[in-house]
Context: one part of a larger RNA
Parts: sequence; C1' cells; structure tokens
RNA sequence: UUGGGCGUAAAGAGCAUGUAGCGGGAAUUUAAGUCAGAUGUGAAAACUUGGGGCUCAACCUCAGAUUGCAUCUGAAACUGAAUUUCUUGAGGGUAUGAGAGGAAAGCGGAAUUCCUAGUGUAGCGGCGAAAUGCGUAGAUAUUACGAGGAACACCAGUGGCGAUGCGGCUUUCUGGCAUACAACUGACGCUGAGAUGCGAAAGCGUGGGGAGCCAACAGGAUUAGAUACCCUGGUAGUCCACGCCGUAAACGAUGGGUACUAGGUGUAGGAGGUAUCGACCCCUUAUGUGCCGCAGUUAACACAUUAAGUACCCCGCCUGGGGAGUACGGCCGCAAGGUUGAAACUC
Repeated sequence: UUGGGCGUAAAGAGCAUGUAGCGGGAAUUUAAGUCAGAUGUGAAAACUUGGGGCUCAACCUCAGAUUGCAUCUGAAACUGAAUUUCUUGAGGGUAUGAGAGGAAAGCGGAAUUCCUAGUGUAGCGGCGAAAUGCGUAGAUAUUACGAGGAACACCAGUGGCGAUGCGGCUUUCUGGCAUACAACUGACGCUGAGAUGCGAAAGCGUGGGGAGCCAACAGGAUUAGAUACCCUGGUAGUCCACGCCGUAAACGAUGGGUACUAGGUGUAGGAGGUAUCGACCCCUUAUGUGCCGCAGUUAACACAUUAAGUACCCCGCCUGGGGAGUACGGCCGCAAGGUUGAAACUC
C1' cells in the first nucleotide's frame, strides 16, 4: 500500500462553518472521458502462443502476439461541457406552537455566617469513642434590627432546549426547532484535507469580591507507622469583569447525509378527523424522546425505522504488547503544558 476493520478487542476528530470530492427530473447540442473501425508506429534478438526442421532434446526456423501511443472516420447510452426547462431535494413566505437555547439589566424569599441589642446560665461542639476547638471578657439556645456573598427547596419527570452545557421571578435584545397552508426562488444540495470559530472542570494574567465550602497547611484522633480515611481550624480556589489555556470516561465509549426494511407500548410539543354546548376519551399524521421485540446483523453481549440491518456519497482513524502519547525537531502558550510524533531495545 492493498485487503479487512473502528459500541465493548487497536481504531469516530469534542462540536460547527467552509476550498477540492460527490450530486435530483426532462429536452436539445457537443464529443473531453467512453465505445467501434481503419492507417501508421510499437527495431532486431530474447520472452510468449501456434506450426516446421536436425532420430528426440537443447538448438535452429516461420507466423502471430507485443494488450501501448498518434492520426483519421464514426456511435451517442452513461460521465463531462453548453443552453433551455421542471419541482419532488434545499431555501423562503404566511399563520400558529413548545422550550432550564444565548446575552444584558432589575427584583425576590428561605438558609448559612457575621455585627449590634434584649432574655438567659454553664456548658457548647464533635465522634465508633474521644480530643484539639469555642465559652463566666457570658458562649450554645432564643428574640429583634442590620451587613454581605453565594446558591436557587417544592414544581422536577428514562420531561424540555442545546456540541460543551442550561433550572428563582420579570423585562429588553437574540439563535435554532416543530406543525399547517402551500404564494415565491428553481438544485441554490451533501460532505469537508488544510484553515477559522466555539469549547466542562482545573489552571494562568490584571483588577474587584469573599458568606458557605475547601486543595495546600496546622492541630486532634486512629494506627506498628498514618505525610490518609474521621474531627477542629484554614489559604489559594470556587464568584464578577476582561484576556489566555484548548484539554475530559468532551460517552450513546456508536462521524455526517440520503433512501429502504414486521410490529407492540409509553411520553413531549403540534396538526387534522369523529363526537360534543365545550373538554376528556377515541382515530390518523409528520417531529422529538424511552422501553419491548421479528427479519437481518454480531465472536458473544447485544443492536434492531433514534440500527450495530440493506445500499450509496464524503471525511476522520486503526494495523501485536511494552518502550510511549515518551524523546528529538517544528508550531502554539506568560507558564502549566498542548499539538504533531518516532527509534533503539525487549517479549
């Protein structure tokens, strides 16, 4: 490299936007690809196929072949190119609908902590048991006022929207999605090397903030020891603004798109029908999200119209274990480090 693969054995990029690649129906033209014929050429020898000659063979010899290239003449189904056209793909319009989708501002109540004041007196706290700790300078408990920060109980649901992720309430701005009707555009589509943007937590820079929690650290226990698990404290951090980092079991361990392939039963938001005063119930339909299950697939487990089934298009990735996601070099980063990524050796 080919072949074979990528849920769990090695292997799907964290996600998206976008250049090459691939691409719907009809008609006409063209003739680049494609196909047919002819001519030229493809030196000879050798090789090879079919004959012939030395008694056979080696050997010698005749013919073919040499699948290619060029030119000419044709064909027009498919691919390409050009023109015209179509509406089912895609977009878009109108009308509805659901949603913790995003950004900003404002507001709210419960709770923890702290301050002040009142009541009140000897304990509180903590544990398997204790101790460190707090408390007669009046704690814990309780009442009232106040300060400040962070998180939003119940609703809450294999519920919803989203790649990561998103949950108090209100307002403003804003992205996507679903359904119905079909005015309009007329293939405008799918995928996507490199590139660009977004991207949890932790971490970093500058400036704020700091209630609770809490790496590090200190002390008390436990223990043979205890640099831990348990307890008392406690700083970075967690929060906000701006800028970096660019990684996760970034998981459905399952790339995206299109088409097709038994059913059953839930659920979410629509639309339509029957019926009705109206609604529930019932039926149908496209969309999302679950469970069960046939064919088929699978090494098995299992998957099974939300495929891991049957096909096509495009991308990414794998090729024995260790060495190693390491070394060196490049690129990126303030750093931490990230990304690309070997070999010797060894089994």
Molecule: small-subunit ribosomal RNA, central domain
Organism: uncultured bacterium